[in-house]
RNA sequence: GGGGGUAUAGCUCAGUUGGGAGAGCGCGACGCUGGCAGCGUUGAGGCCAGGGGUUCGAGUCCCCUUACCUCCACCA
Numbered sequence: 001g002g003g004g005g006u007a008u009a010g011c012u013c014a015g016u017u018g019g020g021a022g023a024g025c026g027c028g029a030c031g032c033u034g035g036c037a038g039c040g041u042u043g044a045g046g047c048c049a050g051g052g053g054u055u056c057g058a059g060u061c062c063c064c065u066u067a068c069c070u071c072c073a074c075c076a
Base pairs, nucleotide, nucleotide: 001072002071003070004069005068006067007066010025011024012023013022019056027043028042029041030040031039032038049065050064051063052062053061
């Protein structure tokens, strides 16, 4: 330098044909228990890596950029 992939909650990840942003774990509160653990109920937490475009409407489609993973090439 070239090809491919990944980027969504604190962590691990879903998100279908473009229209509701979600799950598990973790965290807070409450209940059961003498207490812890455990279980149950409930709640907070995101503007989806950044920018632009298409569209009535973008996590999803297109372009650019950034970071990381991987393969190839180049130099030594």
The RNA shown here (transfer RNA) has 76 nucleotides and comes from a Thermoleophilia bacterium.
The same sequence occurs in records of 4 taxa.
Rfam family: tRNA. From the family's description: Transfer RNA (tRNA) molecules are approximately 80 nucleotides in length. The family's RNA type in Rfam is transfer RNA.